[in-house]
Overview:
RNAcentral holds the full RNA, with entries from SILVA. The part of an RNA shown here (small-subunit ribosomal RNA, central domain) has 350 nucleotides and comes from a metagenome. The coordinates come from a structure-prediction model, not an experiment, and the mean pLDDT is 87.
Context: one part of a larger RNA
RNA sequence: CUGGGCGUAAAGAGCUCGUAGGCGGUUAAGUAAGUCGCAUGUUAAAGACCCGGGCUUAACCCGGGGAAUGCGUGCGAUACUGCUUGACUAGAGGACGGGAGAGGAAAGCGGAAUUCCUGGUGUAGCGGUGAAAUGCAUAGAUAUCAGGAAGAACACCAGUGGCGAAGGCGGCUUUCUGGACCGUUUCUGACGCUGAGGAGCGAAAGCUAGGGGAGAGAACGGGAUUAGAUACCCCGGUAUUCCUAGCCGUAAACGAUGGGCACUAGGUGUGGGAGGUAUCGACCCCUCCCGUGCCGCAGCUAACGCAUUAAGUGCCCCGCCUGGGGAGUACGGUCGCAAGAUUAAAACUC
Numbered sequence: 001c002u003g004g005g006c007g008u009a010a011a012g013a014g015c016u017c018g019u020a021g022g023c024g025g026u027u028a029a030g031u032a033a034g035u036c037g038c039a040u041g042u043u044a045a046a047g048a049c050c051c052g053g054g055c056u057u058a059a060c061c062c063g064g065g066g067a068a069u070g071c072g073u074g075c076g077a078u079a080c081u082g083c084u085u086g087a088c089u090a091g092a093g094g095a096c097g098g099g100a101g102a103g104g105a106a107a108g109c110g111g112a113a114u115u116c117c118u119g120g121u122g123u124a125g126c127g128g129u130g131a132a133a134u135g136c137a138u139a140g141a142u143a144u145c146a147g148g149a150a151g152a153a154c155a156c157c158a159g160u161g162g163c164g165a166a167g168g169c170g171g172c173u174u175u176c177u178g179g180a181c182c183g184u185u186u187c188u189g190a191c192g193c194u195g196a197g198g199a200g201c202g203a204a205a206g207c208u209a210g211g212g213g214a215g216a217g218a219a220c221g222g223g224a225u226u227a228g229a230u231a232c233c234c235c236g237g238u239a240u241u242c243c244u245a246g247c248c249g250u251a252a253a254c255g256a257u258g259g260g261c262a263c264u265a266g267g268u269g270u271g272g273g274a275g276g277u278a279u280c281g282a283c284c285c286c287u288c289c290c291g292u293g294c295c296g297c298a299g300c301u302a303a304c305g306c307a308u309u310a311a312g313u314g315c316c317c318c319g320c321c322u323g324g325g326g327a328g329u330a331c332g333g334u335c336g337c338a339a340g341a342u343u344a345a346a347a348c349u350c
Base pairs, nucleotide, nucleotide: 004321005320006319007304008303012318014201015200016199017198021194022193023192025088026087027086028085029084030083031082033081034080035077036076037075038074039073040072041071042070049065050064051063052062053061054060091191092188093187094186095185096183097182098181103177104176105175106174107173108172109171110154114150115149116148117147118146119145120144121143125136126135162169163168206247207246208245209244210243211242215241216240220236221235222234223233258317259316260315261314262313263312266295267294268293269292270291271290272289273288274287275286276285299306300305323350324349325348332343333342334341335340
């Protein structure tokens, strides 16, 4: 180097961009590096193989022959790969015309609810539970009405609906801004795919500094329950949850399924768009493209199941696995303010 694998048995990096590298559409000419053929040189001796011989055989020894992957040189072949030059449009990208969307960032606005404050009415309870108690309340609570303040989240619409690479995104308006999709001609002309290192993004919790703090609420205090109750239930309640700037870089970061391209029966929903048909109606029917569900044939699978959104059939590139425990640990390195993250063993043991 070679094998078999990665939905659930060990195994797809959380996601994207992208460097090197690997791989790469149609066609013509040139070249002849890879590739192929022929010739030639070399490929020491011994050994191995074939033939023959010498010790009574054998082992052993002697002679001859062939072979010797490979490498060098010369000549030749040109299908494929490479290189150079020219051309093409089916891949990729741009222009134009459209509509959809919780995609992102910033600013502003809104109503319901909650808590608190002030005032009015009003009186003895309220609250909570399986039942209670702690708690609140005659210093006037709960209830109710009016006014005010604050913070956080946006009922209905709402949908195996939409958007985003993933994390994720949901009141309304404005500004800035990314991507995808559809349609017709048109333009560029392989500009492509993947991607070791690298860079960026990355829920929640956590950290630093400054603000904010209604509700919820780790820790903590109290009341119950209980044999106990460091819990489940109840009354409180700090950090936190929110904002700004920075850090952390992990999750059952899941479709437990890497990305790209091509091909391979159907049926039925739904979202976006286009065309046709039409007794023009928010319909209906037919066709095409893109997205998203369910069912199901072949095939695959250990089975479950997957099945044009593949786990089917092929090709290209990357990542990862190799019995259980020890252990995602120790040591060392890198990163981090820390918490820790990442890379990652061995002894021993079954």